The prediction has a mean pLDDT of 79. Predicted 3D model of a 72-nucleotide RNA (c-di-GMP-I-GGC riboswitch aptamer) from a Desulfobacterales bacterium. The sequence was found by an Rfam model in a public genome assembly.

RNA sequence: UAUGAUAAAGCCAAACCAAUCGUGAGGUUGGGACGGAAAGUCACGGGUCCUCAGAUAGCCGGACUGCCAUUG
Numbered sequence: 001u002a003u004g005a006u007a008a009a010g011c012c013a014a015a016c017c018a019a020u021c022g023u024g025a026g027g028u029u030g031g032g033a034c035g036g037a038a039a040g041u042c043a044c045g046g047g048u049c050c051u052c053a054g055a056u057a058g059c060c061g062g063a064c065u066g067c068c069a070u071u072g
């Protein structure tokens, strides 16, 4: 620099359940694992949801940063 595998030390944790916050979409914590190679961060463009203030990064794209393996 490139690639992302039936690998991977370590990491995250869908649905569902409980508690809690919110009018709501949804958030947080604990349990739990369907999955993830950025499922890390950012609402910039589109989408969706909610209802007018927002939510969603685990819908797609984009920006920034990082781990591992292989590789020039």
Stems, first nucleotide, its partner, number of pairs: 002070003011036002016031006034058001040064003044061003047056003